Record summary: The RNA shown here (transfer RNA) has 72 nucleotides and comes from a Patescibacteria group bacterium. It matches the Rfam family "tRNA".
RNA sequence: GGACGGUUAGCUCAGCGGCAGAGCAUUGCGCUUACAUCGCAAGGGUCGCAGGUUCAAAUCCUGCACCGUCCA
Numbered sequence: 001g002g003a004c005g006g007u008u009a010g011c012u013c014a015g016c017g018g019c020a021g022a023g024c025a026u027u028g029c030g031c032u033u034a035c036a037u038c039g040c041a042a043g044g045g046u047c048g049c050a051g052g053u054u055c056a057a058a059u060c061c062u063g064c065a066c067c068g069u070c071c072a
Base pairs, nucleotide, nucleotide: 001071002070003069004068005067006066007065010024011023012022013021018055026042027041028040029039030038048064049063050062051061052060
């Protein structure tokens, strides 16, 4: 230098154009003599950045950044 994959909640990941979600974690309540487990609820997001397409973009297009694999 070239090809491909990835970047979404604190962590691991889903979401293939129409309200941003799950599990774990955190907090509160219930349960218990107490702890754990379990049940219910709550908080937590500039969807890597910028631009474009569209009535509408995490999702499509372009550029850039970072991480990984391969080729040279």